A computed fold for a 111-nucleotide RNA from Planococcus lenghuensis, annotated as SAM riboswitch aptamer (S box leader). The source organism's lineage runs through Bacteria, Bacilli, Caryophanales, Caryophanaceae and Planococcus. Of the family's consensus pairs, 91% are formed in the model. The sequence is in RNAcentral, with records from Rfam.
């Protein structure tokens, strides 16, 4: 690359230090950030997916944060899913609820 399962709910610098113009995970465009300092980089934080420790008779479970990842504007922004069922409502509308759900993302694991 591909499939499989799970999660996509909350959390983390608003004066930390390099650095100097981008940046928001999939054109371009639209919306937002950003010289009151992007991006990377190093600190630090934050979560518990996976290994490892502690506790649990084993196991579930529960602490923990040492190691491998992730993640630390809004929001999986729109482009690309408000899509589809149900409710509500006179109503096949709008808005609003409730529950499925693609995609995309992480994370384990297998070709």
């Nucleotide at each position: 690359c591909u499939c499989u399962u799970a999660u996509u709910c909350c959390g983390a610098g608003c004066u930390g230090g390099u650095g100097g113009a981008g940046g928001g995970a999939a054109c371009a465009g639209g919306c937002c950030c950003u010289g009151c300092g992007a991006a990377a980089c190093c600190c630090g934080g934050c979560a518990a997916c996976c290994u490892g420790g502690c506790u649990a008779a084993u196991g579930a479970g529960g602490c923990g944060a040492a190691g491998g990842u992730g993640c630390c504007a809004a929001a999986c922004c729109u482009g690309a899913a408000g899509c589809a069922a149900g409710g509500u409502g006179a109503a096949c509308a709008a808005g609003c609820c409730u529950u499925g759900g693609a995609c995309g993302a992480u994370a384990a694991g297998a070709g």

Rfam family: SAM riboswitch aptamer (S box leader). Rfam links the family to the GO term regulation of gene expression.